Source information:
Predicted 3D model of a 519-nucleotide part of an RNA (small-subunit ribosomal RNA, 5' domain) from a metagenome. The full RNA is in RNAcentral, with records from SILVA. It matches the Rfam family "Bacterial small subunit ribosomal RNA". The coordinates come from a structure-prediction model, not an experiment, and the mean pLDDT is 81.
Context: one part of a larger RNA
This record gives sequence, structure tokens and C1' cells, in this order.
RNA sequence: GGACGAACGCUGGCGGCGUGCUUAACACAUGCAGGUCGAACGAAGCUUGAUUACGGACUCUUCGGAUGAAGUAUGAUAUGACUGAGUGGCGGACGGGUGAGUAACGCGUGAGUAACCUGCCCUUCAGAGGGGGAUAGCGUUUGGAAACGAACGGUAAUACCGCAUAAUGUAUUUUGACCGCAUGAUCGAAAUACCAAAGAUUUAUCGCUGAAGGAUGGACUCGCGUCUGAUUAGGUUGUUGGUGGGGUAACGGCCUACCAAGCCGACGAUCAGUAGCCGGACUGAGAGGUUGAUCGGCCACAUUGGGACUGAGACACGGCCCAGACUCCUACGGGAGGCAGCAGUGGGGAAUAUUGCACAAUGGGCGCAAGCCUGAUGCAGCAACGCCGCGUGAAGGAAGACGGUUUUCGGAUUGUAAACUUCUGUUCUUAGUGAAGAAUAAUGACGGUAGCUAAGGAGCAAGCCACGGCUAACUACGUGCCAGCAGCCGCGGUAAUACGUAGGUGGCAAGCGUUGUCC
Repeated sequence: GGACGAACGCUGGCGGCGUGCUUAACACAUGCAGGUCGAACGAAGCUUGAUUACGGACUCUUCGGAUGAAGUAUGAUAUGACUGAGUGGCGGACGGGUGAGUAACGCGUGAGUAACCUGCCCUUCAGAGGGGGAUAGCGUUUGGAAACGAACGGUAAUACCGCAUAAUGUAUUUUGACCGCAUGAUCGAAAUACCAAAGAUUUAUCGCUGAAGGAUGGACUCGCGUCUGAUUAGGUUGUUGGUGGGGUAACGGCCUACCAAGCCGACGAUCAGUAGCCGGACUGAGAGGUUGAUCGGCCACAUUGGGACUGAGACACGGCCCAGACUCCUACGGGAGGCAGCAGUGGGGAAUAUUGCACAAUGGGCGCAAGCCUGAUGCAGCAACGCCGCGUGAAGGAAGACGGUUUUCGGAUUGUAAACUUCUGUUCUUAGUGAAGAAUAAUGACGGUAGCUAAGGAGCAAGCCACGGCUAACUACGUGCCAGCAGCCGCGGUAAUACGUAGGUGGCAAGCGUUGUCC
């Protein structure tokens, strides 16, 4: 000198764009943050209301009657919409948060899988025949303070289960061609065995099953790189390898039984400490050093520890089970909870914001769609926290006014500075108008915002630090080794340009200085 997610002191006009718990991965009141589909399903409620019964207005009348409105009840069967539960499907594995752990194939980079999986999506081929038994909701009874159950009865499906059909699928056996770094791969042929499906509808479609290929996403393996300490020198028993078996999507001590005794290590094993990694960021002429906030990629975690279930995908932040700690409810028998989501609270701290608006845009989930949900996101609020831009007036104006300071008492300086004159309207205030962002048939949170027009009016807007040398900028008074200053050298003991105040001056400027950290 530069930089900062900064803090502190003094000061503070506006706008744009960014950024904002670095500490306690401390504890959390409250609200919201993941739903959706009636075009899978049955039932319930409500509404519309054909029907039926009662009712009798009005009109006609041959006085017998005919017509039958309003209203009341019913609503089996039918009809269209809506609502909240339940079964079922898809999504809650994305998006959002945090960096505790991790020195590791975790990350980066480059390869490999002849050892693998992949819902939704795209392309192609083939198919969807015929049956069955349950169960929730519901009803009755009943236990419990509650959370939540129990028994019996009966019911539907794109829920569940057999059967049929079946290969280019899977498994086994035989066999041909061809290729490879080994196990083997690819393309064929034959035989045997096994495995599938679901309907809805407004008739336009949307779905269902099997197979092949693609795309996307993931999984595993390897080369190289990846902090400090030897005042850590030996470490290891599923340890290293083999065989059989199990397990997995898949290879593998991944697991298991047996066998062998290996394997790693001064090219630093093991142990201990520290730490998420990277693209990048800061600095530097570069080499390098430091760092990993915001944004993007990967990883790990979700009160602590463990476990699996479901599923294409989790060993799952707002799912389940168990154990621990903590908090809450309780009728003492038993239950409920998890903000490292967005706001917000307490606490810690030098220190870090609103319990805001909207799904209008972008994106995501569900749905044929209309649409619903979305604290993702878009916006607004707060903070000079940062960067950038603008303003606090402009031109003229010497009697060089008054006042202040100083003085050798002549003056000098503040100083064209002010007053005064003539203007301007960036800003400001008021009024009017008023967007783009919307892909338009409709739909704008921001927002009556930005912008534009008119009027008023210099009116409301300058501070901070320094002035001995380094280092730009000096005098007076007070103090008297006191009070104090100080980054270093050093100032202060009666003429202090170094302390304090005043005037003046210098620097930067809505900031200025100090502190901390890095280069």
C1' cells in the first nucleotide's frame, strides 16, 4: 500500500447493486416451510331436483266437478356440483439448512467396470384372456384421562393372490463363429424349466404388462495430488492371501468355516493434533504465500448413539423402531416432542436483520386439464456492512466590512470567504400522469414503484483525522518530568511547532480514524 461476512469511536443527505450469527452442531414459545389426484375406489354429508303424498290459491263451470300454483313432508331409483375423512397411485431420496465429524478414493484430476443398477422421459417390438379371497372406511358393542385401541358384522378398487398365454427375458445343458489383458465377452442354433398385465373416460385420449436400445441419475475400482509433529518407531489377528459357502444391483474378508503366515513401515507405517474438499477469493511484477463468507460442483450430518422397513432410489431434516439426555401433558396407569428450513425468542458474544407480501415471473411436485401446493424463488423491510454514482449550490462581488486570531501596533491573516446582485433546480416538497417485466384470451406481489410533466423554493444536507522527524500541514495561550502523548525515534523539569485549548493549515470525504487478521 491492498484486502475484509468485520467490530469500536465521532459524524451522517440520496440512489443503484450486493452482503448480513465468523461465537453455543446451545436450548427453543408461536405461525408457516410437502403435497396432490374424484379421469383408480366404495361409502358419507350438503346442495340441485325428476317422483310420491298432503295441500288447496287462481280460472272455467251444466254447481256434480275439472284445472291444479305457492307451501309442507318424502326422496327408493336417477342427476350434476361441492366438502372433509378412508383405501389406492405418484411425490415426501428433489428443493432448503449446517460444517459437527472426516487426513479418507472424502475431494480434485485422469482412466476402468469383460463386476453393476436406473422410477418418471424418448424410440422400437409384442401383449392385456379368465377367475378368487380379503380389508379400511362404515355399523353395533366396548377399553382408556389422553395418545390410541379391541371384538363382531358387512363392502369396493388401477389394493392383494392363483390360473392361462409367452420370448429377443432368466436359469441349466449341448454346440458353431469370432474377439479379447485373465476370469471371459459378443453374435447364432437346439432342448428343458420358470415368470406378466388394469382399467378410467367427456371416445379425443390417459394409463397397464414383457422385452430391446437410448438419455439422465447413481454405484464400485485404480494411477497421481491433498496440513503439522519422530520430544509418536514399530503397527496389524479378519490382520495378508487361498478354498468352499453366504450376501449384494455388483466386485471384494463384505460376512462365515477351514488352511497358510502373511501384510504395512525412515520414500515416515502407527499414534497424536488440526481441518469439510474444489472451482475460486485476497495479495504479489512473477514465483509464491494466505484463504475456502456470498455464487457453483462434490461430500458429510439432521437432539446423541444404534437399527432396519418401504421404495427405482433412503438406512430417510419436517417417516418408523430401540436406547440415552432434555422439555412438556397426565386421572400416575401412560403418553407427546426435536428450527444445522423461513421468520422469531432466550443464551453466548466486540458483533450480524422482519414472527413482512406474492405465487405475477423462473423452477419443482401432483393432475388429461382447470387447478392446488411451494418461507424454493421473486420482491419489500432493517443495517454507511461493502462497491459505485450524485448532492450539500453556480456566476459576479474589495469598503479587502464586522467579528475572531496574531502583532515589532505599521500591519498580517481568516478572505471572494461573507453580506449583496443575478441565476439554476441535481436533490427536496406538493399535485397530475404512469410503465416494461406477460410467454397475452385472462393473470403484476413489487407498486400508484421507477420514469415523465407542472408548481414552490438556496430553502432540509459536512464531517473526521492530523500538523517534531519518518509524513503533506504553525502560531498563541495554559500546564511545568505534573497532567498527559506515543506506530518507531522519542516529547513534558517556566519561552513545549510533540501534552490541553483556540486560531490557522494539510489530507480524505458521507465518511473519517482506531483495533484485529492476511499478503